This is a predicted structure of a 346-nucleotide part of an RNA (small-subunit ribosomal RNA, central domain) from an uncultured Pseudomonadota bacterium.
The full RNA is in RNAcentral, with records from ENA and SILVA.
Its mean pLDDT, the model's own confidence on a scale to 100, is 88.

Context: one part of a larger RNA
């Protein structure tokens, strides 16, 4: 390269629009570009390949035939791809109508604690731990009571429950707003799948400005432990976590499982519909679990929410270290990110 493969052995892009490009639903015509087919003409000679001859033989020579897997150019067929047209409703899509949901953004309010202040009561401890100690407290701490400030998260409801493409999303309202299910009319008529480049979105950390700051803490300080102890315990305690705006672009971004459609035992529990009836069953769509057949897998285990059974498109793997490291190129304030190696070794 092929051939093979990507759950856990190397391997699915963190997720999504969406450009080229592949790839594409049922019918009909026309055409004849691919495609088949049949005749021509090109495919020089050698030189490979079969046969036969010649040098004693072989190497070599020489004859005859095949190939030269192409191209050109005519006659044809017309399934199938194309490529024009014409027609369909099953895919996709809009209309409408009702439920569900921590889907998003702005806004406003809520109650329990934590902590600080103030004021009463009241007095000697409190914190803390395996046990001290640091540490707070006769300058009245903790306890407790009433008032205030302030900030960050919303116990219970709460669930193998919901919701979004992912990250993620949870007090209660208002607003704006995106999505998906169900059910049934009428309408567009392949308008669809994927998706190289590209744009956007992206947890926490983290970076810039400008706020904010309870509680919690990297970093530090102290007090314990210890041989030591730059650590686990414990007392503080700055950033930081929180707002806005604005970069950053990674994760064990997980289902370690890339998106579509199609098909294949069954039994079960749940969340949203819609439909019968004789109210708790039955059917029936969508989604989220648990079991399990065939099957498939090294095995573990998947198993209609596939790791089965087929098609499509796209990323992406090739022994371990050296490496996600060097160089260089582009991004980025900057950490650093993407892209990405060799010598050398086993």
């Nucleotide at each position: 390269c092929u051939g093979g493969g990507c759950g856990u052995a190397a391997a699915g892009c963190g997720c999504a629009c969406g450009u080229a490009g592949g790839c594409u639903g049922c019918u009909u015509u026309g055409u004849a570009a691919g495609u088949c087919a049949g005749g021509g003409g090109u495919g020089a000679a050698a030189u490979c390949c079969c046969u036969c001859c010649g040098c004693u033989u072989g190497c070599c020579g020489g004859a005859g035939g095949a190939a030269c897997c192409g191209c050109c150019u005519u006659u044809g067929a017309u399934a199938c791809u194309g490529c024009a047209g014409g027609g369909c409703u099953u895919g996709a899509g809009u209309u409408c109508g009702u439920g569900a949901g921590a889907g998003g953004g702005c806004g406003g309010c809520g109650g329990a604690a934590u902590u600080c202040c103030u004021g009463g009561u009241g007095u000697a401890g409190g914190a803390g731990u395996g046990a001290c100690a640091u540490c707070c407290g006769u300058a009245g701490a903790g306890a407790u009571c009433a008032g205030g400030a302030g900030g960050a998260a919303c116990a219970c409801c709460g669930g193998u429950g919901g919701c979004g493409a992912a990250g993620g999303c949870g007090g209660c309202u208002g607003u704006c707003u995106g999505g998906a299910c169900c059910g049934g009319u009428a309408c567009u008529g392949a308008c669809g799948c994927u998706g190289a480049g590209g744009u956007g979105c992206g947890a926490a950390a983290g970076c810039g400005u400008g706020g904010g700051g309870a509680g919690c803490a990297a970093a530090c300080a102290g007090a314990a432990u210890u041989a030591g102890a730059u650590a686990c315990u414990c007392u503080g305690g700055u950033a930081g976590u929180c707002c806005a705006c604005g970069c950053u672009g990674u994760a064990a971004a997980c289902g370690a499982u890339g998106g579509a459609u199609a098909c294949u035992a069954g039994g079960u529990g749940u969340c949203g519909g819609g439909g019968g009836c004789u109210u708790g069953c039955c059917c029936u769509c969508g989604g989220c679990g648990c079991c399990g057949c065939a099957g498939c897998u090294a095995a573990c285990g998947c198993a209609a929410u596939a790791a089965g059974u087929a098609u499509c498109c796209c990323g992406c793997c090739u022994g371990g270290g050296a490496a996600g490291u060097a160089c260089g190129g582009u991004c980025g304030c900057a950490a650093g990110g993407c892209u990405g190696a060799a010598a050398c070794u086993c």